[in-house]
RNA sequence: GGAGUCGGCCGGAUGACCGCCGGCGCUCGUCGCGGGUGCGGGAGGAAAGUCCGAACACCAUAGAGCGGGAUGCUUCGUAACGCGAAGUCCUGGCGACAGGCAGGCUAGUGCCACAGAAAAUAAACCGCCCUGGCUAGUUAGGGGUAAGGGUGAAACGGUGAGGUAAGAGCUCACCAGUGCCGGUGGUGACAUCGGUAGCUAGGUAAACCCCAUCCGGUGCAAGGCCAAAUAGGUUUCGUUUUUCCCUGCGGGGAAUGGAGGCGGCUCGUCUCCGGAAAAAGGCUGGCGACAGUUUUUUUCGGCGAAACGGGUAGGCUGCUGGAGGCUGCGGGCGAUCGCAGUCCUAGAUGAAUGGUCAUCACUUCCGUUUUACGGAGGGACAGAAUUCGGCUUACAGGCCGGCUCCGGUC
Numbered sequence: 001g002g003a004g005u006c007g008g009c010c011g012g013a014u015g016a017c018c019g020c021c022g023g024c025g026c027u028c029g030u031c032g033c034g035g036g037u038g039c040g041g042g043a044g045g046a047a048a049g050u051c052c053g054a055a056c057a058c059c060a061u062a063g064a065g066c067g068g069g070a071u072g073c074u075u076c077g078u079a080a081c082g083c084g085a086a087g088u089c090c091u092g093g094c095g096a097c098a099g100g101c102a103g104g105c106u107a108g109u110g111c112c113a114c115a116g117a118a119a120a121u122a123a124a125c126c127g128c129c130c131u132g133g134c135u136a137g138u139u140a141g142g143g144g145u146a147a148g149g150g151u152g153a154a155a156c157g158g159u160g161a162g163g164u165a166a167g168a169g170c171u172c173a174c175c176a177g178u179g180c181c182g183g184u185g186g187u188g189a190c191a192u193c194g195g196u197a198g199c200u201a202g203g204u205a206a207a208c209c210c211c212a213u214c215c216g217g218u219g220c221a222a223g224g225c226c227a228a229a230u231a232g233g234u235u236u237c238g239u240u241u242u243u244c245c246c247u248g249c250g251g252g253g254a255a256u257g258g259a260g261g262c263g264g265c266u267c268g269u270c271u272c273c274g275g276a277a278a279a280a281g282g283c284u285g286g287c288g289a290c291a292g293u294u295u296u297u298u299u300c301g302g303c304g305a306a307a308c309g310g311g312u313a314g315g316c317u318g319c320u321g322g323a324g325g326c327u328g329c330g331g332g333c334g335a336u337c338g339c340a341g342u343c344c345u346a347g348a349u350g351a352a353u354g355g356u357c358a359u360c361a362c363u364u365c366c367g368u369u370u371u372a373c374g375g376a377g378g379g380a381c382a383g384a385a386u387u388c389g390g391c392u393u394a395c396a397g398g399c400c401g402g403c404u405c406c407g408g409u410c
Stems, first nucleotide, its partner, number of pairs: 001406010012360007020042002023039006044381001048392002051390005056219004063267004068215005073087005088102001089100004103210002108208002110204003125149002127145005157175006176200002178197008223317004233308008242255005257273006275300011324343008362378007
C1' cells in the first nucleotide's frame, strides 16, 4: 500500500416564530364544558415481519391418559425460549473466520432413478482355472472363482508376500475402519495413547419411526365499569324420569336421569333443570253425585341447542413505575450477575409528536492563490397503539477499532 474478516457507533445540531397532543402550577369563567398564562415532556435501531418466548386478563379447576405439536452435541446464562455466551465435532476457506438438515440405521418399516450381472439374505456381463464326447487341437456343455476389466454417486477395506488348478483375509506383516477392554487430560461434549478380535454386510431419519425433554385455550379487537336503545322478538328440535330422607309445608338435601362447560377424544370434575293445566279413553271405589289413579294428545312454563330478525356499535378504564433506564465499583473468558447511587424519558383514538427561516456540521461536484475560500447540490430504511426478551428482513452516506493474508521498503 492492497485484499479480506469480525465488532461497535452516527444517521444531523443550535436558535427564533407559528401549529398539534398530554402533564403540572396559577388564573378567568361555568348547567355541561371551556379560555388565558408559565414550566417540563412528546415516534425506532429496526417502531417492520407477526416467526418464537413471556408478563397480564378471561375461560369454575387447568387434573390424568391418548392424540397432536415443538426442540435435539456439551456446559453455562436468562422470567422463559426454538434465544444468547463459551466450547466440542463436521463442512468450506491459505487464514482471520463462516455455516451446521449436530440423539438413534445393531428396535422395526421404507427408499437409493438410469446404467450395470448384481444396490443388501447382494451377484456373475467380459475375464481366469479345471474338465471336455478315439489321439492332438478346438468347441457345445459341466464345475470352481470374485484377484483383473466394465457400469455407476456408491459394488463384501487397502498395500505387499505366501498359498492355490485359478483365486479369495484363505494365511501372515503393516495400515484404515469397527467392536470390546483399559491409561491420560477435561465438569462435559470429546481428544489422545495402548491392548485385543480377521470382525470388514453401504448411504439415507428436514424418510416413516424410536429415544430424551417440553407444551391447557383464547388473546388488549383480552378484560372491567357506566349510559342508552330495541322486539327480555319469531320459528324449529331435545328434555322436563324415578326413588329415599328432613320439614316450621315456604322448601331443603342425596342418588339417579337429561343438558351444558373444561381445546380434538376418553376418564374425571363443575354448573343448571327436574313444574303446571286441559280434553278424551281405561281401571278401581261408590246407591248416586263424584273421588283416586293411569294412558294418549294438546297447551303454558323451566333448562339447553340451532336458525332468522331487530337494537346498540357511545363514554370511562385497561394505558404506562417496569423481569425499567443511566453512572460507579466488584465477580466472571463471556453471555450476564451482585452492590451502591440516581432518574421518570409519548399515551394518541380516523389516530398528536409538525412546518418555515437562519447559522453551523457532514458529504459530492466545480472554480480558485497548494494552504484555505467561494458556488451549486444531497441526506437512507422508514411512524408507537398493552408491555417486555429475542430472531429475521430493509438501510443513501459516514466514523472508530481488533484480527488475517499478499506485495514493497527499512
A computed fold for a 410-nucleotide RNA from a Pseudomonadota bacterium, annotated as Bacterial RNase P class A. Its Rfam family is "Bacterial RNase P class A". Rfam classes the family as a ribozyme. A source record names the gene rnpB. The sequence is in RNAcentral, with records from ENA. The coordinates come from a structure-prediction model, not an experiment, and the mean pLDDT is 77.